[in-house]
RNA sequence: UAUUCAUCCAGAGCAGCUGAGGGACUGGCCCUAUGACGCUGCGGCAACCUCCUUGAUAGGAAGGUGCCAAUUCCAGCAGGAUUUCUUCCUGACCGAUGAUAU
Numbered sequence: 001u002a003u004u005c006a007u008c009c010a011g012a013g014c015a016g017c018u019g020a021g022g023g024a025c026u027g028g029c030c031c032u033a034u035g036a037c038g039c040u041g042c043g044g045c046a047a048c049c050u051c052c053u054u055g056a057u058a059g060g061a062a063g064g065u066g067c068c069a070a071u072u073c074c075a076g077c078a079g080g081a082u083u084u085c086u087u088c089c090u091g092a093c094c095g096a097u098g099a100u101a102u
Base pairs, nucleotide, nucleotide: 001101002100004099005098006097007096008095013042014041015040016039017038021031022030023029025076026075027074028073043068044067045066048064049063050061051060052059053058077091078090079089080088081087
């Protein structure tokens, strides 16, 4: 960089520095000077790859990643139920992460 596959309603935060934005995009809604985002330190969650045990199922560890506001925060496109409004369900798209490929 990109193909394919899998997962995305669970889980897990304190401190220091800095100082105004952030939640991918659009709309909504929300977080934020009672300090956002980011960086650093320490801590934690999870178990994709990895390792160990096992006939298998499964269990364990935590080396490489990842993650630690809100379901991927909700919606966006299509279909369906309900139906004034609205609300709900399913699938897709987009996005994120891992493995994989180049």
SAM riboswitch aptamer (S box leader) from Megasphaera paucivorans, 102 nucleotides, folded computationally. Lineage of the source: Bacteria > Bacillati > Bacillota > Veillonellaceae > Megasphaera. Rfam family: SAM riboswitch aptamer (S box leader). From the family's description: The SAM riboswitch is found upstream of a number of genes which code for proteins involved in methionine or cysteine biosynthesis in Gram-positive bacteria. Gene Ontology term of the family: regulation of gene expression.